[in-house]
Formats: sequence, structure tokens, C1' cells
RNA sequence: GUCCCCGUGGCCUAAUGGAUAUGGCGUCGCCCUCCGGAGGCGAAGAUUAUGGGUUCGACUCCCGUCGGGGAUA
Repeated sequence: GUCCCCGUGGCCUAAUGGAUAUGGCGUCGCCCUCCGGAGGCGAAGAUUAUGGGUUCGACUCCCGUCGGGGAUA
């Protein structure tokens, strides 16, 4: 250089072009308890890497850019 794959809360992860973007861990609050790092209930936290395009509608499809990984000489 060329080609392929990946990018979603702090971390991991789901979502056939159609709902309010799913769940786990963690964090915070409350309850329980002699205590809580165990158990129960609840909450916050995402511009779906980024800029465009297609579409009535995009995390999903197309193009560029950025970042990570791999193949090739």
C1' cells in the first nucleotide's frame, strides 16, 4: 500500500430496516441485619466512534474520516 473484521452507559453484551436501544457486572439510594462486601427493592448513567448519503423510518444499508485487530509483500 491492498484486502478483511470490529467500534453501543465506567466494563462486558443484545437488538430482522419499524416500540421508549436489552441484560449482566459495577456505582448510588432505601429496606433487611449485630455488621454487610450477603439478600430484597429502586434510581442514575448511551449524541449507538465521527461526518455525510439512501429511506416514510437507520445501531442495522452505502460512502468518507478516525481508532483497534488480522491477512498479504
Transfer RNA from a Thermoguttaceae bacterium, 73 nucleotides, folded computationally. The organism belongs to Thermoguttaceae, within Bacteria. The prediction has a mean pLDDT of 80. It was read from a public genome assembly.